[in-house]
Molecule: c-di-GMP-I riboswitch aptamer
Organism: Anaerolineales bacterium
């Protein structure tokens, strides 16, 4: 140094809910709460992969249905950076 990760240290971070705001939605911001995480730190134009469909098209005129990301998710793989050092 790099792999790798303990019944080790020092800490971190923060899922459901639940209030309020933002958004068409998907969600995402903050309070409160902690399900968990050794990358649960960052990156949505490295890359796959999931969600939504307001706009837009296409069908139908039954007021509905299919498609689409430029819209969202890194606590879905994934890139890239990273404390500590037991076997």
């Nucleotide at each position: 140094a790099a792999a790798c990760g303990a019944c080790a240290a020092u800490g971190g971070c923060a899922a459901a809910a639940u209030c309020a705001c933002c958004g068409a939605a998907a969600g995402g911001u903050g309070a409160u709460g902690a399900c968990g995480c050794a990358a649960a730190g960052c990156u949505a134009c490295a890359g796959g992969g999931u969600c939504u469909a307001a706009g837009g098209c296409u069908c139908a005129u039954u007021u509905g249905a299919g498609c689409u990301a430029u819209g969202a998710c890194a606590g879905c793989c994934a890139g890239u950076u990273a404390c500590c050092g037991a076997a």